[in-house]
RNA sequence: UGCGGAGUGGUGUAAUGGUAACACGCCUGUCUUUGGAACAGGAAACUCUUGGUUCGAUCCCAAGCUCCGCAG
Numbered sequence: 001u002g003c004g005g006a007g008u009g010g011u012g013u014a015a016u017g018g019u020a021a022c023a024c025g026c027c028u029g030u031c032u033u034u035g036g037a038a039c040a041g042g043a044a045a046c047u048c049u050u051g052g053u054u055c056g057a058u059c060c061c062a063a064g065c066u067c068c069g070c071a072g
Stems, first nucleotide, its partner, number of pairs: 001071007010024004018055001026042005048064005
């Protein structure tokens, strides 16, 4: 420098155009001698940025940023 892939709660991943879900973790309560486990409830992401398409964008398009891989 070129090509390809990735970026979404604290972490790991879903959602393939219609108000972002699950697991782990965290908080509260019940239970327990304590801790843990179990059960019930709760907080937390305007989805990397800026534009575009659309009635509507995590999703489609363009540019940029960061990371990974391949090639030189």
Source information
A computed fold for a 72-nucleotide RNA from Candidatus Woesebacteria bacterium GWB1_43_5, annotated as transfer RNA. Rfam family: tRNA. Rfam classes the family as a transfer RNA. Its Rfam clan is "tRNA clan".